[in-house]
RNA sequence: AGAGUUUGAUCCUGGCUCAGAGCGAACGUUAGCGGCAGGCCUAACACAUGCAAGUCGAGCGCGAAAGUGACCUUCGGGUCGCGAGUAGAGCGGCGGACGGGUGAGUAACACGUGGAUAACCUGCCCUCCGAUGGGGGACAACCACCCGAAAGGGUGGCUAAUACCGCAUACGUCGAGCGACUCUUCGUGGGUUGCUCGGGAAAGCUAGCCUCUGUUUCAUGCUGGCGUCGGAGGAGGGGUCCGCGGGACAUCAGCUUGUUGGUGGGGUAACGGCCUACCAAGGCGAUGACGCGUAGCUGAUCUGAGAGGAUGAUCAGCCACAUUGGGACUGAGAUACGGCCCAGACUCCUACGGGAGGCAGCAGUGGGGAAUCUUGCGCAAUGGCCGAGAGGCUGACGCAGCGACGCCGCGUGCGGGAGGACGCUCUUCGGGGUGUAAACCGCUGUCGGGAGGGACGAAGAUCCUGGGGAGGCAAUGCCCCGGGGGUGACGGUACCUUCAGAGGAAGCACCGGCUAACUCCGUGCCAGCAGCCGCGGUAAUACGGAGGGUGCGAGCGUUGUUCGGAAUUACUGGGCGUAAAGGGCGCGUAGGCGGCCGUUUAAGUCUACCUGUGAAAGGCCGGGGCUCAACCCCGUGCUGGUAGGAGAUACUGGGCGGCUGGAGACAGGCAGAGGCGGGUGGAAUUCCGGGUGUAGCGGUGGAAUGCGUAGAGAUCCGGAAGAACACCGGGGGCGAAGGCGGCCCGCUGGGCCUGGUCUGACGCUGAGGCGCGAAGGCGUGGGGAGCGAACAGGAUUAGAUACCCUGGUAGUCCACGCGGUAAACGAUGGGCACUCGGUGCUGGGGGGAUCGAUCCUCUCGGUGCCUGAGCUAACGCGUUAAGUGCCCCGCCUGGGGAGUACGGCCGCAAGGCUGAAACUCAAAGGAAUUGACGGGGGCCCGCACAAGCGGUGGAGCAUGUGGUUUAAUUCGAAGCAACGCGAAGAACCUUACCUGGGCUUGACAUGCUAGCGAAAGCUCCGUGAAAGCGGAGCCCCCCUUCAGGGCGCUAGCACAGGUGCUGCAUGGCUGUCGUCAGCUCGUGUCGUGAGAUGUUGGGUUAAGUCCCGCAACGAGCGCAACCCUUGCCUGUUGUUGCCAGCAUGGCCGAAAGGCUGAUGGGGACUCGACAGGGACCGCCGGUGAUAAACCGGAGGAAGGUGGGGACGACGUCAAGUCAUCAUGGUCCUUACGUCCAGGGCUACACACGUGCUACAAUGGCUGGGACAAACCGCUGCAAACCCGCGAGGGGGAGCGAAUCGGAGAAACCCGGUCCAAGUUCGGAUUGCAGUCUGUAACUCGACUGCAUGAAGCUGGAAUCGCUAGUAAUCGUGGAUCAGCUACGCCACGGUGAAUACGUUCCCGGGCCUUGUACACACCGCCCGUCACGCCAUGGAAGUCGGGAGCGCCCGAAGUACGUGGGCCAACCCCUUACGGGGAGGCAGCGUCUUAAGGCGAGUUCGGUGACUGGGGCGAAGUCGUAACAAGGUAACC
Repeated sequence: AGAGUUUGAUCCUGGCUCAGAGCGAACGUUAGCGGCAGGCCUAACACAUGCAAGUCGAGCGCGAAAGUGACCUUCGGGUCGCGAGUAGAGCGGCGGACGGGUGAGUAACACGUGGAUAACCUGCCCUCCGAUGGGGGACAACCACCCGAAAGGGUGGCUAAUACCGCAUACGUCGAGCGACUCUUCGUGGGUUGCUCGGGAAAGCUAGCCUCUGUUUCAUGCUGGCGUCGGAGGAGGGGUCCGCGGGACAUCAGCUUGUUGGUGGGGUAACGGCCUACCAAGGCGAUGACGCGUAGCUGAUCUGAGAGGAUGAUCAGCCACAUUGGGACUGAGAUACGGCCCAGACUCCUACGGGAGGCAGCAGUGGGGAAUCUUGCGCAAUGGCCGAGAGGCUGACGCAGCGACGCCGCGUGCGGGAGGACGCUCUUCGGGGUGUAAACCGCUGUCGGGAGGGACGAAGAUCCUGGGGAGGCAAUGCCCCGGGGGUGACGGUACCUUCAGAGGAAGCACCGGCUAACUCCGUGCCAGCAGCCGCGGUAAUACGGAGGGUGCGAGCGUUGUUCGGAAUUACUGGGCGUAAAGGGCGCGUAGGCGGCCGUUUAAGUCUACCUGUGAAAGGCCGGGGCUCAACCCCGUGCUGGUAGGAGAUACUGGGCGGCUGGAGACAGGCAGAGGCGGGUGGAAUUCCGGGUGUAGCGGUGGAAUGCGUAGAGAUCCGGAAGAACACCGGGGGCGAAGGCGGCCCGCUGGGCCUGGUCUGACGCUGAGGCGCGAAGGCGUGGGGAGCGAACAGGAUUAGAUACCCUGGUAGUCCACGCGGUAAACGAUGGGCACUCGGUGCUGGGGGGAUCGAUCCUCUCGGUGCCUGAGCUAACGCGUUAAGUGCCCCGCCUGGGGAGUACGGCCGCAAGGCUGAAACUCAAAGGAAUUGACGGGGGCCCGCACAAGCGGUGGAGCAUGUGGUUUAAUUCGAAGCAACGCGAAGAACCUUACCUGGGCUUGACAUGCUAGCGAAAGCUCCGUGAAAGCGGAGCCCCCCUUCAGGGCGCUAGCACAGGUGCUGCAUGGCUGUCGUCAGCUCGUGUCGUGAGAUGUUGGGUUAAGUCCCGCAACGAGCGCAACCCUUGCCUGUUGUUGCCAGCAUGGCCGAAAGGCUGAUGGGGACUCGACAGGGACCGCCGGUGAUAAACCGGAGGAAGGUGGGGACGACGUCAAGUCAUCAUGGUCCUUACGUCCAGGGCUACACACGUGCUACAAUGGCUGGGACAAACCGCUGCAAACCCGCGAGGGGGAGCGAAUCGGAGAAACCCGGUCCAAGUUCGGAUUGCAGUCUGUAACUCGACUGCAUGAAGCUGGAAUCGCUAGUAAUCGUGGAUCAGCUACGCCACGGUGAAUACGUUCCCGGGCCUUGUACACACCGCCCGUCACGCCAUGGAAGUCGGGAGCGCCCGAAGUACGUGGGCCAACCCCUUACGGGGAGGCAGCGUCUUAAGGCGAGUUCGGUGACUGGGGCGAAGUCGUAACAAGGUAACC
């Protein structure tokens, strides 16, 4: 620090996801030790049991028992002493307001921070001053009696005090009054001080002593200590008030009656509506009141570079609470966790009358939950309360226990040890990996285990002792110092020593990319994985296992959660033309921002300034202590902040003064569909009336509905009505936008230009608000010609609730009102300033030229186009910015759900504005690129169409295929590009299939071991269909270095074998687009990039063929050429070929002569072979850019690649082939191998493809006659000759072939016949008889003869081939092959046409361009209803529950007030006393207030709800085809 994921690829936008760090965690799995921390996040749910707050006898009065001793005894017991002034309760004091827990409540002065208190309090503690005099009356305990189950209580009686109450005194103090000084925030304020009047205190206890007093071993005395009272101050603690700060919702917008203020009074420690009476009507709020929901706040913690975000466990500060709610009492302090009263719920006890209780203290229990510990030890330390002290209490605390919950540390050994064991694993079978790893050798001894030793934490207090000091008569008291004694839960501790011994101690996750780590097996879209992308459908590095590896390590993973990455809420640090995002437009309020100069102020702002604060802990830095670390300790610094003071004055702000440049005003002009109202005009349409006139009109792709003989349409005249304004008219003008269009008049808004004068910042923007706002829509009333939703009819169609047609109502028009939306768009908010140019249009002004029309030029405003810099993801924008800046407003934050629901506001309604969530997806998007596609465009090809000729589709047969059948009908091929294809030869064989019979190292290969030795082998027998099985006989191996080797057989072991599967694991080969003209590369250039350029363009070509142009220049694979063949010529050569001329032979003929290459010979010719030539747009003319090239011509055998062939670019179709072959993997192994016999591949109701033969006279038949090429032949072709009607048989010359043979070519020509007929066409089918091949023609061969003579008379829709030696037609040969189902295929020649205007259309293709939502690429993509399943959600008659408030009723406890007839010790009065009265108080009662409760009407939130609404998701459901290409009616708002 980034990465993965949208695409075929790219850039951008944008979300999702990952890598990091953290945690009070939990879960899974594993686990050796220690240190230090931390451990109910949920039910503030309920709690058994124990403990957690007591203490003081030096404040006070009482005062046991058990036990024991003595005495007495009626033996039941009693008394006394000790126990013991002990236990114990009580009065009283102090403390239970601290410490400890929890986070419910609380959005608040609760908290933080800084202030204020001149508006306050403060027990214990400290300092100082003063005082502590003298009296009185009670009440507990206790005793007696009584009530009660208990808890408890009542009555009477006794009693003490540091308990209670008067009185005295009181420097200070408090109150009142009158002054003085001083401070001040100026307030009726504070401080100091003088005088007068008034109010107001106390408590004692204890030690020592005898100096004083009194006494005689003592105290009312003295000294000391501890207390007590008044006052002043301090310290620490607290109350109250204020500034500022820190959450969410505006779908909470208005809230408030003690409310806001005042006056009087009350109350408090204290200000205050805190309370009360009266008066006034205020107070708060978009700078967010009120409401609802959430939440303890902070120091800090986690994260982050920081800013920030998240959190608020442990520790610390503050707050709040203590079963729920209310209340006060006591007290210095509480409205009190382990106090009280009342009410509620709950639990417990009960004798049913009544009582008791509160773990959110420590442990612990139940419950809840994914989840969180011991009913431990100790007060030794630290701290707290009480006490004079000893000491007591202390679940605070110190320790221990449990759990890897976290952090930190240590160990599980160290060294040596093989070219490297075993095992496991992979393998190309050679080997590789695990791996120095192990074994083995040597060594060490941490931790754990055993044994022994053994701390720190402890300072003390106090006691003993010694010394000193103040004070005192003195002291042992008080204070200080020294010595000694003295205290440890932890603790069987840490630590140290020693013993044994490598002995006890490694796992977890991951290994497709991100992300570090790869192989095998299993599985086969199954089982499963998955954080995202995504893996799995037979070779899975992604599932499961294994080997190996990687990472971390006593842990490792998973889940959850926070921050980060995320600049993905953007302060630092984002955006809004098209990605999400500019409000439809204006006016304007608050607010924000604001020109130039001067002066003042110092609020903002600033400062190496000063002061205070910013708790400690934590964090950072330095240092120190535990062996290190974690952890702990010390120190410095920091603490960004805030308050006060001082200073500065550039900028901002405030005050004041001035200025004119911004803005505005004034004057004069100008253009304009700017707005509103009134009037008016013509054209057209329709309707009405009339005339003329006759059969149609209208409408469409074509029609029909419709109109018309009752007279339409057409045409002429007249009239009526409504709406809109042709031409001008123009990306011309005006307006803020919506929008505005005949002409005239009236009223009216804005703008621009020119000129100077004036005002003097008056400005810009604008949340709310107000107004305007197309079309459609709504209300009322008019109007209604045309057009025209709905609707009707006619067409179209599979359907057609559409597109087209004929009609047609609302509406469109007017008036008034409502509505308030839009793709209200420049998809671009407004203002100001700045920043290169060019060229139009429009409005105004100036200058120049001209007689003038007009032209040139400068300038201000508006409106377009092009372009630079710059910007932008790109497209593009570009002085009219999307550039550079400033100011203000609006808006965005992934897609869907959804502009939906709910709520609110508006509306008559329709609906509008505001505007979510659950759930769901891993994308949704923008721009551009390359393709592909289009019922887009342009250009151009091809037997593509057209023009033509002949076919197929109909028939019969052949053949292939589908289907069916079958034991099997082996397998493959599947649109073109499978189907006379693999098959260029299925009767057996082939053969892969079926049935049956056999074999098992095998039909075939290699190696090893053993045996045999006949070398191999040959003959025969039995059985059998054969294979095979069994047997007999013959034969008795070769080499040798004598170990053995070779060869063969047998037995055995390795292995063979498979046409079993996978062509979607492959090689090779092939088909196809396509013989189409394309496909690429290097360098350069352009672009962020995909990519483009080149290869596009202008011409041209069969061609990316060539030329020209050009940011390209070159090159490669293709094209062409080179190769073969054919066409012409020449040369060479001359047998088996040829024979013109010469000679010869033979044959025919009377002869002339003819025939015969047969012979000599010849090379002329044909031909064969070889080698050359020839054609190149070379020449001429024309066209064209003087180019390439094209057209025409000449010459030529041939002319523009002469004809044909071979040759097939990058690639496409997971095209075809595992059955040609090869080959990975997989499967079979007495069988899926192999051998044999027979059968099948030849089946047959059908369907299709490819063919043959025909349907006839351009023909059939018949007789005669003519002319090829190419090819083949020795297990072969076979002549002559003979036989047979023939197939053929016999025969065997010749020929390994330019020699011989196959071999007759046929169509054709000549003659004859048939006569339009299912025929003398056609030959299927069938019968009989044969021939040939072959071991064998039954299934299942071909051929021959005779006989038989079927369908068929030119073939529907549709469809194929062919452009010249082609089609058509005729025959010939060959491969395979014993033979042949060949009519197939391949090849050969003979005869030999027709047509092409042309490129609109069909099909295929090439180039350019355009659109795209396609990229598996249109056989694409994709929308909506319906049906089914699942999920969340809205509405809903209702129903259930919660919250808060209101009204009324009732009203506990309690404070206050009133009353107080009942009751009462202290003080006062009367009284001798008893007693009475007063003061004061209490009970009781009442008033106000009020918790809980009840009733009532509403409100709000949630659960549920028949039914209902839509929504989302879900491999292969239904219907259609809306959108994307002009998506077939352009789409959209």
This is a predicted structure of a 1533-nucleotide RNA (small-subunit ribosomal RNA) from an uncultured bacterium.
The prediction has a mean pLDDT of 86.